């Protein structure tokens, strides 16, 4: 210089092009307890970045950035 995978909550992962973007674990609050842990319940939080195509993108095209591999 080429080529290929991948990027989603604090972390680790899901998600036929059309529904509230979900799960686990952290964290916040209840319940319970003398208190504490566990167990339950409720809660907060995310789609790298720009354009496109589509009635409608996490998702499909293109471009850039980051990571990791493979070639020269």
């Nucleotide at each position: 210089g080429g080529g290929g995978u991948g990027a989603u909550c604090g972390u680790a992962c899901a998600a036929c092009g059309g529904u509230g973007a979900g799960u686990a674990c952290c964290c916040u609050g209840g319940u319970c307890u003398u208190a504490u842990a566990a167990a339950c319940c409720a809660g907060c939080a995310a789609c790298g970045c720009c354009a496109g195509u589509u009635c409608g993108a996490c998702u499909c095209u293109g471009g850039c950035u980051c990571a990791c591999c493979c070639c020269a």
The RNA shown here (transfer RNA) has 72 nucleotides and comes from a Chloroflexia bacterium. It matches the Rfam family "tRNA". Taxonomically the source falls in Chloroflexia (Bacteria, Bacillati, Chloroflexota). Model confidence (mean pLDDT): 80 of 100.